[in-house]
A computed fold for an 85-nucleotide RNA from an Oscillospiraceae bacterium, annotated as transfer RNA. It was read from a public genome assembly.
RNA sequence: GCCGCUGUGGCGGAACAGGCAGACGCAACAGACUUAAAAUCUGUCGAUAGUAACUAUCGUAUCGGUUCAAGUCCGAUCAGCGGCA
Numbered sequence: 001g002c003c004g005c006u007g008u009g010g011c012g013g014a015a016c017a018g019g020c021a022g023a024c025g026c027a028a029c030a031g032a033c034u035u036a037a038a039a040u041c042u043g044u045c046g047a048u049a050g051u052a053a054c055u056a057u058c059g060u061a062u063c064g065g066u067u068c069a070a071g072u073c074c075g076a077u078c079a080g081c082g083g084c085a
């Protein structure tokens, strides 16, 4: 230099015919149980704003494009891994 693969919450990892984004697990937090803890059970668990329930907007490496609709398709870039030279 060329080619290929990968990039999704704090971590792993789903969503592969384009159709509710974060299933499931771990971690974390709150509660129950306990003298107290561990284990177990229940609930919550992306970000921002607003008082809590909740609502709104944004969010799949980054920036664009196609589309009514993009994690998914297209282009460029960045990072990691592998192969060829």
Stems, first nucleotide, its partner, number of pairs: 001084007010026003019068001028044005046058005061077005